[in-house]
RNA sequence: AGGGUUUGAUCCUGGCUCAGAACGAACGUUGGCGGCGUGGAUUAGGCAUGCAAGUCGAAUGAAUCCCUGGGGGGUAACUCCUGGGGGGAAAUGGCGUAAGGGGCAGUAAGGCAUGGGUAACGUACCCUCCGGUCUGGGAUAGCCUCGGGAAACCGAGGGUAAUACCGGGAGACAUAGCUGGAUCACCUGGUUCGGCUAUCAAAGGAGCAAUCCGCCGGAGGAGCGGCUCAUGUGGUAUUAGCUAGUUGGUAGGGUAAUGGCCUACCAAGGCAAAGAUGCCUAGCUGGUGUGAGAGCAUGACCAGCGCCACUGGCACUGAGACACUGGCCAGACACCUACGGGUGGCUGCAGUCGAGAAUCUUCGGCAAUGGGCGCAAGCCUGACCGAGCGACGCCGCGUGCGGGAUGAAGGCCUUCGGGUUGUAAACCGCUGUCAGGGGGGAUCAACACAAUGAGUGAUCCCCAGAGGAAGCACGGGCUAAGUUCGUGCCAGCAGCCGCGGUAAGACGAACCGUGCGAACGUUGUUCGGAAUCACUGGGCUUAAAGGGCGCGUAGGCGGCUUGCAUAGUCGGGGGUGAAAUCUUUCGGCUUAACCGGAAAACAGCUUUCGAUACUAGCAGGCUCGAGCGAGGUAGGGGCAGAUGGAACUUCCGGUGGAGCGGUGAAAUGUGUUGAUAUCGGAAGGAACGCCGGUGGCGAAAGCGAUCUGCUGGACCUCUUCUGACGCUGAGGCGCGAAAGCCAGGGGAGCAAACGGGAUUAGAUACCCCGGUAGUCCUGGCCUUAAACGAUGGGUACUGAGUAGUGGACUUACAUGGGUUCACUGCUGAAGCAAAAGUGGUAAGUACCCCGCCUGGGGAGUAUGGUCGCAAGGCUGAAACUCAAAGGAAUUGACGGGGGCUCACACAAGCGGUGGAGCAUGUGGCUUAAUUCGAGGCUACGCGAAGAACCUUAUCCUGGGCUUGACAUGUGCGAAAGCGCAGGGAAGUAGGGGGCGGAAACGUUCCCCCAACGGUAUCCAGUCCGGAACCCUGUACAGGUGCUGCAUGGCUGUCGUCAGCUCGUGUCGUGAGAUGUCGGGUUAAGUCCCAUAACGAGCGAAACCCUUGCCCCUAGUUGCCACCGGGUAACCGAGCACUCUAGGGGGACUGCCGGCGUCAAGCCGGAGGAAGGCGGGGACGACGUCAAGUCCUCAUGGCCUUUAUGCCCAGGGCUGCACACGUGCUACAAUGGCGUGAACAAAGGGAACGAGACCGCGAGGUGGAGCAAAUCCCAAAAAAACACGCCUCAGUUCAGAUUGAAGGCUGCAACUCGCCUUCAUGAAGUUGGAAUCGCUAGUAAUCGCGGGUCAGCAACACCGCGGUGAAUGUGUUCCUGAGCCUUGUACACACCGCCCGUCAAGCCACGAAAAUCAGGGGCAUCCGAAGUCCCGUUAAGGGCCGAAGAUGAACCUGGUGAUUGGGACUAAGUC
Repeated sequence: AGGGUUUGAUCCUGGCUCAGAACGAACGUUGGCGGCGUGGAUUAGGCAUGCAAGUCGAAUGAAUCCCUGGGGGGUAACUCCUGGGGGGAAAUGGCGUAAGGGGCAGUAAGGCAUGGGUAACGUACCCUCCGGUCUGGGAUAGCCUCGGGAAACCGAGGGUAAUACCGGGAGACAUAGCUGGAUCACCUGGUUCGGCUAUCAAAGGAGCAAUCCGCCGGAGGAGCGGCUCAUGUGGUAUUAGCUAGUUGGUAGGGUAAUGGCCUACCAAGGCAAAGAUGCCUAGCUGGUGUGAGAGCAUGACCAGCGCCACUGGCACUGAGACACUGGCCAGACACCUACGGGUGGCUGCAGUCGAGAAUCUUCGGCAAUGGGCGCAAGCCUGACCGAGCGACGCCGCGUGCGGGAUGAAGGCCUUCGGGUUGUAAACCGCUGUCAGGGGGGAUCAACACAAUGAGUGAUCCCCAGAGGAAGCACGGGCUAAGUUCGUGCCAGCAGCCGCGGUAAGACGAACCGUGCGAACGUUGUUCGGAAUCACUGGGCUUAAAGGGCGCGUAGGCGGCUUGCAUAGUCGGGGGUGAAAUCUUUCGGCUUAACCGGAAAACAGCUUUCGAUACUAGCAGGCUCGAGCGAGGUAGGGGCAGAUGGAACUUCCGGUGGAGCGGUGAAAUGUGUUGAUAUCGGAAGGAACGCCGGUGGCGAAAGCGAUCUGCUGGACCUCUUCUGACGCUGAGGCGCGAAAGCCAGGGGAGCAAACGGGAUUAGAUACCCCGGUAGUCCUGGCCUUAAACGAUGGGUACUGAGUAGUGGACUUACAUGGGUUCACUGCUGAAGCAAAAGUGGUAAGUACCCCGCCUGGGGAGUAUGGUCGCAAGGCUGAAACUCAAAGGAAUUGACGGGGGCUCACACAAGCGGUGGAGCAUGUGGCUUAAUUCGAGGCUACGCGAAGAACCUUAUCCUGGGCUUGACAUGUGCGAAAGCGCAGGGAAGUAGGGGGCGGAAACGUUCCCCCAACGGUAUCCAGUCCGGAACCCUGUACAGGUGCUGCAUGGCUGUCGUCAGCUCGUGUCGUGAGAUGUCGGGUUAAGUCCCAUAACGAGCGAAACCCUUGCCCCUAGUUGCCACCGGGUAACCGAGCACUCUAGGGGGACUGCCGGCGUCAAGCCGGAGGAAGGCGGGGACGACGUCAAGUCCUCAUGGCCUUUAUGCCCAGGGCUGCACACGUGCUACAAUGGCGUGAACAAAGGGAACGAGACCGCGAGGUGGAGCAAAUCCCAAAAAAACACGCCUCAGUUCAGAUUGAAGGCUGCAACUCGCCUUCAUGAAGUUGGAAUCGCUAGUAAUCGCGGGUCAGCAACACCGCGGUGAAUGUGUUCCUGAGCCUUGUACACACCGCCCGUCAAGCCACGAAAAUCAGGGGCAUCCGAAGUCCCGUUAAGGGCCGAAGAUGAACCUGGUGAUUGGGACUAAGUC
């Protein structure tokens, strides 16, 4: 100090969220020790039990008891009398119990904080000083007796003491009254020195005594209180008026004391927008948390103050109380009871129940500190000191240290090489903190001495032994730290963004890592970040936000100048600002936390002295602000009255005669009862053409014919007068378009509603025909608008240019020019702004005043109030919900937006498809199976350039094999090739035959029969070995199994469309822009010009192939003109020509004319085989479609392993009610058939296969020739041309289908091949909606060849040549594309986005008949205790008076059938 999150990206606005710190916390997991703190925040709910306030015998009488003395009786035990001492229950009396301790209910001021006042007061105990203490008396408790009562307790009688109570005397001081002086203060007065009058005091006790402790009065002090004043101290105006003791006065009462504190009388005041009154909430402060600070939040512990003590009321006693552990009364609750009546108050310390997420021991001690009483000893003290429990917080310590690599094992990952856990462990050596055991022991302790420790246990010594002591959270980004497996939008995570749908770094686990560490996370709350309520420190044109406009009250702010005074202000001093806390520093506990000393600080308040510039005040002056006056000017400013013409409609009359009107087209409507049209006349209402203009006026709304009257404002000039009279303006008052409302008029046109006609799927609309309110006038309401410049008003200042309106001045006049003031516009400097923009008419720079905003939705809704006749207006929330909503600009995409341009895109043409039959592919259906893929264009004669078996596949049925049909496993070898391990192994492996079987395969059958090296003196199939073979085994092979949405490669498409980018520079905060736009031009981002751009790259073009012309070179297998031969084919010869295949030339807008910007280029022409890219091909930019392909191949992951692998047989892929695509053949005469006779190109071949012969033919026999310019396919190219027949028919068209007979290929044509011959002779007579191809050697038409291939379902596909058109020269439309521009709420980008009703679920809220609860007042009744008054005492009475009862209202909260809208919810409806 910031970060994440709105977007494709950007800047801004703006909310949400995170990182930090803190807590009297709680919860989860875990948990070694110690120190210091801290711990009932909720029910101020109820409480069992114990303790928490007593003490004094030196105030008093005395019971009982203890010790002890004397006397009498009695033998004694014992008893009676009388002394002394101790102790002392209960009681009288004194002091204390008003402190200490607890809590925060109430209280928004009778409180608290700060600072004053008291001249309006009090004070027991304590301190100092002065003075005094004479003399008497009567009671009473205790006690005794009696009585009542269950008890609590009470009554009567008798008798007793005092430091208890009372009388008398003296009368100091004091008080009060009257009065004199001094002094202070000033509103009454205070202090002090005097005089007179009145009133008023006391107590004793202890001691041998000195003496001490008390007692009374007075003065002073200290400390503590009472009262009072000022300032400050929450929310709410959806609380605006409150108040009768209320405000003041007089008199009296009361108090320690002022005072309506109380009473009587008099007056009518007092408070309030600077918020009275009401309601809600709350103890206040020092401080605490956070923060840079200002602030914000808070008020646990500690300290100060206040208040409370079961709830409410009341007084008594007392120095002090209206009294926590005192009293009386009432109430609720609980307990006891003999039912008559009593008792109680933990918000003291422990403890208990309840409620709650949640908060401790029924501990020890008065040793210390402090308090009460006491002369003292001492007693009491749940104050306090300690201990216990709780990781609740802060702080400290430990859980070992050193060495130790074959980097062990195990785990995890892996590219299989290794890496990591990790010096970590083991192992070796060492140490001894803490805990444990044992022993000593300072300190807290100081009282004159002695005594005294509840608890603490520093520190030291000894013992043993690494032993007893580590977890929690996190690892997608923010935010430090990642891999594997599992799961498969499931389970789950999540603070925000968001993860999960088969390769999850986000879920769960493991390993590893990161952070913190006796803790770590989570939740809650506060501050921070948040400048996100902005005082410091924000905004309001478009993001939320300027009131519709004016007048004006309070308030705020205010020109120049002189003087006075000093309120603010500034400076100095004094007082206060408690302590603690915080800060600094020093010190004490081993350190720290903690504690102590000192300093500083505590922004404040108060007081005093000084200053007087500024602000305010008082007194005076001035004229520039403001206003007045005089003279002019412009104007749809306002109100009223009068008048006018055009148009319209209606009515009357004339002419006229069929339609009019209306629309995209129509219809409704109107018209022969005479419309429309036209002429004349009359009536009526409304609005005022041209002028007319970003021109004028007005505060805004608004104002437009002319004239008249009345009237408001503005401007200019003169500068006469007043002398700051000003600006703004909460409330308030007025004005306020249109629509609407009320009453009365008026009503031509127009026209909501309504009726009709159209349009449409529908059309409650747009269009048409009608038409009522209304629009108009008068009077009265309503008070809202995108009431907008989306821009409040005022004043001042700040570069320019230009236009208009109204004035004045200047120039001799005019046009014109110049100067100046006011108003209305435009362009733009600086500046400002997120940008767009604004820019002297500010959104610039400043000041003053007002209004308003604080995420989106809910909602301008609900409720309350108020206004309104109503409609409705003004004011105006919350629950809930979302992680955004939004502004400006950018790039794309899109538009039934615009401009320019292109394409067989349309148009103009030619020929097809769609109808028929057949072929083929697809869908569907069927099937045991009909294997799979491809799916708009860009799947469908596609993968497949050829499914009878094979092909062929997890296709089906059935059968068989299991290291396998195929590969590798130290290595050998030159290579081919053989090759893993273990075992076996010669009549063996293997081969042939047989058998089973359909085959694969199996086989105990028969026959044949090995190979290499070595050994054996020779001899090896026999022995040994081995790399042959067999068996077994292991890694593995295999998979056309899945995922083309994990991929590579390849391919399709947009599209041969002209685009797509980069470097540097420049512009912009930025995304981006510029370049690439603009003017021309092109097929083209092709080129030229221009230009903040200059260049470049990928594409286009060119380079490449082919074709068209010419030349050169070369002539065999090609050619044949000349020469020769031959009947001819042909040969010799030749290479001229054709041709072949190598090289070269040729075309470049090069030339001419015109156009064009002196350009690029275009048009025309010449020449030329070819002319403006000559034709064709190959070649396909950045990218798009998660396009296609895991079944070409490659490949990650997953799955399978006697099977999803491999082999075999048969079937299927050919199945057929149907639908679609692509084709072939036709429907005929531009034809069919027959006959005749011509003209190609390009291919293929170890297979093609010539001549010859046979067959009608398919074909057969046979084999010459040819690895090819030679031979063969191969021939007859076909159409065309010529002649003949057919003559418009289902035909001499068409050929499907079927029958018969054959041929060929092949192991095999049944499912399921092709061909031939004969026979048969179906549909079909030009094809609906719709749709396809083609711009020239093209379409159309005709045949030929090839690949695949044994054969062939080929009419397909790929090529080749022959014949050979028509039309267009355009861009309105359909489709697609390119560039520029515009709008956008789209960006998975229009197949987008998105609105509302309905249906379903769920949530919160409003209304609602009613109902429940609470609150504070009011009225009436009743009236306890008690003060006061009356009563001589008393009985009793009176005023007031709590609780209670009743009543009518008000306010708040809850429930509520039903109802209303709202929010939310992957795939519902319209």
Small-subunit ribosomal RNA from a metagenome, 1470 nucleotides, folded computationally. Its Rfam family is "Bacterial small subunit ribosomal RNA".